[in-house]
Context: one part of a larger RNA
Molecule: large-subunit ribosomal RNA, domain IV
Organism: Dehalococcoidia bacterium
RNA sequence: UCAUGGCUAAGGAACUAGGCAAAUUAGAUCCGUAACUUCGGGAGAAGGAUCCCCUCGCGCGAGCGGGGGCGCAGUGAAAAGGCCCAAACGACUGUUUACCAAAAACACAUGUCUCUGCGAAGACGCAAGUCGAUGUAUAGGGACUGACACCUGCCCGGUGCUGGAAGGUUAAGGAAGGGAGUUAGCUUCGGCGAAGCUCUUGACCGAAGCCCCAGUAAACGGCGGCCGUAACUAUAACGGUCCUAAGGUAGCGAAAUUCCUUGUCGGGUAAGUUCCGACCUGCACGAAUGGUGUAACGAUUUGGGCACUGUCUCGGCCAUGAGCUCG
Repeated sequence: UCAUGGCUAAGGAACUAGGCAAAUUAGAUCCGUAACUUCGGGAGAAGGAUCCCCUCGCGCGAGCGGGGGCGCAGUGAAAAGGCCCAAACGACUGUUUACCAAAAACACAUGUCUCUGCGAAGACGCAAGUCGAUGUAUAGGGACUGACACCUGCCCGGUGCUGGAAGGUUAAGGAAGGGAGUUAGCUUCGGCGAAGCUCUUGACCGAAGCCCCAGUAAACGGCGGCCGUAACUAUAACGGUCCUAAGGUAGCGAAAUUCCUUGUCGGGUAAGUUCCGACCUGCACGAAUGGUGUAACGAUUUGGGCACUGUCUCGGCCAUGAGCUCG
């Protein structure tokens, strides 16, 4: 000096990104216990008191009650919850990055959409076959959401899906006709040229799809701008105009979302870029890519408080081990 442990005056978070670490608390019995709540909880809430020994009474007894005694200390050592308030997220118990992440991520019960009539859909396999399932739509597959409560607005123009079949387009294939080559034949000797064969062209016929017509958003997704206006001012219930498929409803809102921004006001502090409550000017919330709440729960995150402490003011001492020096 380091590691591990013990003690520490006065103060008590002034430490620090942050009470990290440490300390506090702790058992049993009795008393007592708030908001809120899904009436189960919250709750061991919180906060108190007692605990040993002698003796007497009661009791079958554990034990309870009365009187007395001792110590600094009676769960006399050890083991053995710190607590409260408020907010965010996720309902919960679970699951996860074996070896830097345990969470607000995943899952979840619930809800919805969709496919599937059974040799099901879907999946594996070249196939046979198998799973689905020795199941049968209260079943099985896929997708999203994520307890519960209150709800879940408008848009089908685009993309997707479903349905439709009149018209347009259209493949292989079929094919009327045309062109070319070849040559029996004819010939005015220049050529013409049947049938067949070959090459080529090709009107027309030809399904699905696409175009087209509808439906569908708990399908993918989307959900405006400018100008004016009220008898102070300000603001605009109101009006005008342009565009759109439709112009964001309820609720929430400087938010895990707010750039400007430490927005403004209020609370908390002596002092608060964090926190809580409001406001709404939402750069760029918003309704199952769910919206807003929510008791309980959480080795989650944030702010505050009580208790407690060597975290600190600011150090000190001790023990054990290592290191160091000598042998």